A computed fold for a 509-nucleotide part of an RNA from an uncultured bacterium, annotated as small-subunit ribosomal RNA, 5' domain. The coordinates come from a structure-prediction model, not an experiment, and the mean pLDDT is 84.
[in-house]
Context: one part of a larger RNA
RNA sequence: GGACGAACGCUGGCGGCGCGCCUAAUACAUGCAAGUCGAGCGAGAACCAGGGCUUCGGCCCCGGGGACAGCGGCGAACGGGUGAGUAACACGUGGAUAACCUGCCCUCGGCACCGGAAUAGCCCGGGGAAACCCGGAUUAAUGCCGGAUGGCCCCACAUCCCUGCGGGGAACGUGGGAAAAGGUAGCUUCGGCCUCUGGCCGAGGAUGGGUCCGCGGUGGAUUAGCUUGUUGGUGGGGUAACGGCCCACCAAGGCGAUGAUCAGUAGCCGGCCUGAGAGGGCGCACGGCCACACUGGAACUGAAACACGGUCCAGACUCCUACGGGAGGCAGCAGUGGGGAAUUUUGCGCAAUGGGGGAAACCCUGACGCAGCAACGCCGCGUGGAGGAUGAAGUCCUUUGGGAUGUAAACUCCUUUCGACCGGGAAGAUAAUGACGGUACCGGAGGAAGAAGCACCGGCUAACUCUGUGCCAGCAGCCGCGGUAAUACAGAGGGUGCGAGCGUUGUUC
Numbered sequence: 001g002g003a004c005g006a007a008c009g010c011u012g013g014c015g016g017c018g019c020g021c022c023u024a025a026u027a028c029a030u031g032c033a034a035g036u037c038g039a040g041c042g043a044g045a046a047c048c049a050g051g052g053c054u055u056c057g058g059c060c061c062c063g064g065g066g067a068c069a070g071c072g073g074c075g076a077a078c079g080g081g082u083g084a085g086u087a088a089c090a091c092g093u094g095g096a097u098a099a100c101c102u103g104c105c106c107u108c109g110g111c112a113c114c115g116g117a118a119u120a121g122c123c124c125g126g127g128g129a130a131a132c133c134c135g136g137a138u139u140a141a142u143g144c145c146g147g148a149u150g151g152c153c154c155c156a157c158a159u160c161c162c163u164g165c166g167g168g169g170a171a172c173g174u175g176g177g178a179a180a181a182g183g184u185a186g187c188u189u190c191g192g193c194c195u196c197u198g199g200c201c202g203a204g205g206a207u208g209g210g211u212c213c214g215c216g217g218u219g220g221a222u223u224a225g226c227u228u229g230u231u232g233g234u235g236g237g238g239u240a241a242c243g244g245c246c247c248a249c250c251a252a253g254g255c256g257a258u259g260a261u262c263a264g265u266a267g268c269c270g271g272c273c274u275g276a277g278a279g280g281g282c283g284c285a286c287g288g289c290c291a292c293a294c295u296g297g298a299a300c301u302g303a304a305a306c307a308c309g310g311u312c313c314a315g316a317c318u319c320c321u322a323c324g325g326g327a328g329g330c331a332g333c334a335g336u337g338g339g340g341a342a343u344u345u346u347g348c349g350c351a352a353u354g355g356g357g358g359a360a361a362c363c364c365u366g367a368c369g370c371a372g373c374a375a376c377g378c379c380g381c382g383u384g385g386a387g388g389a390u391g392a393a394g395u396c397c398u399u400u401g402g403g404a405u406g407u408a409a410a411c412u413c414c415u416u417u418c419g420a421c422c423g424g425g426a427a428g429a430u431a432a433u434g435a436c437g438g439u440a441c442c443g444g445a446g447g448a449a450g451a452a453g454c455a456c457c458g459g460c461u462a463a464c465u466c467u468g469u470g471c472c473a474g475c476a477g478c479c480g481c482g483g484u485a486a487u488a489c490a491g492a493g494g495g496u497g498c499g500a501g502c503g504u505u506g507u508u509c
Stems, first nucleotide, its partner, number of pairs: 001509004006505005013381006020373001021339001026337003030334003035074003040071002047064002050061004081292003091216007100209002105205007113147004123136005153177005159170004182197002186193002218264001220262001225255003230252008267289004271282004294315005317328004345371001347370003353367001354365004384414004394405004418450001421444004428436001453498005458479003464493005474481002
C1' cells in the first nucleotide's frame, strides 16, 4: 500500500447493486415451509327441491349437492439448510465398468383374455384421561390374488465362436418361469362404435446415478513400527453390480523413513485476496461435489433413502397426564432465550422463473420474485455557482507597527441536481392475470433553501504557533516526548489529509 461476511469510536443527506450468527452442530414459544388427483374407487355432512307421516319437536323415501375423512396413484430421495464429522477414491482431474441400475421422458415391437378372495371407510359393540386401540357386520377399485396367451425377456441344459480365462457373443432346439386396468365425453339397435388419456411385456435412447483405478492437494518422528478378516487362494452367501463385502476351509501373508501406524488440524473444488511474477493466504456470497439432520443404532417402503419437516429401538433433554401412559426435534423462512466485539422482518406475492400433482381448470410452493432493517461493502450524486475589500466584526498571534482566519462572510446576480410537496404514471405478461407499486419514470410550484464530518500536524509523514501543565496529568506504530518558555501531554487559533465518511482494532498478502 491492498484486501475484509468485520467489530469499536465520532459523525451521518440521497440513490443503484450487492451483502448480513465467522461465536453455542446451543435450547427453542408461535405461524408458515409438500402436496395433489373425483377423468382410479366406494361412501357421504351442511344445504336445496319433491313425496309420505306427524303429538308440529320432527321422522321416513327419492333426487340434486358435494365438505371432512378413507382406499388407491404420483410426489414427498427434488427444492431449502448447515459444515459437526471426514486426511477419505471425500474432492479435483483423467480413465475403467467384458462387473452395474435408472421412476417420469422419447423411439420401436408386441399385448391388454377369463376368473377370484379380501379390506379401509361407514355402521354396531367395547377399552382408554389422552395418544390411540380391539372385536363384529358390510363394500369398491387403475388396490390384491389365481389361470390363459408370449413377439421379446429370464433361468437351466446341450451346440458353436471370441477371450486378457474373470467372462462375452450368436442362431436353432428342449424344459421351466414371467404381462396387463381401466377411465372420460359423444353416438347407440345397449352387442358396441369412436375420441382423448392411461396400463402391461420387451428392445433401444436420453437423463441421473452406483462401483473400480492412475495422478494431485497437510502440519507433527518429542508418534517407528502397524495388521488376524489381517494378505492371498478355493468354494459359497449376498448385492443392481466387482470385491474379505460376509462366511467355511487352506496358505502365511500384507503395509512401512518415497513416512506405515498414531495423535493434531481441516469439508474439497471452480474460485477469492495479494503479488511484476514465482509464490503466500483464504474457501463468506454464487456454482459443482461430499457429509450431516437432537445423540447413537437399525431396517421398512420405493426406480432411487438407510430418508431434515417417515418408521422402530436406545439415550439425554423438554412438555402433557386422570400416574396407567403419551407427545416432541428450526443445521427450512421469520422469530425467542443464551453465547458473543458482532450479524436483520414473527413483512408482501405466487405477477414472473422453476418445481410437485392434475387431461384441464386449478391447487400447493418461506424455492423464488419483491419489500423492510443495518454506511456492512462497492459505485454514483448532493450539501450550491459567479461576482464580492489593501480586506468588516469576532477570534488567534504579535516585535503593538502589524499579521492570520479571508473572497471566507455580509452583500449583488444566478441555478434547482438530490430531498420534501402537488399532479400524471409504466415495461416486466399477456387471450387474461402485477406482489413489487402509485414504485421507476415524466411534469409542476417554490426557495440557497433541508444536508459535514473525522483523523492528524517531533522524525518516519503533508501540516506551527499561543496558553495550561511541570517525569504530574498524560502521549506513544517505532525512535521516543513530559522534571517551568513542551511545534510530541491538554485546550485554542491556524494548517494538512480524506470526505458521508474518517479513524482505531483484528486478520491476511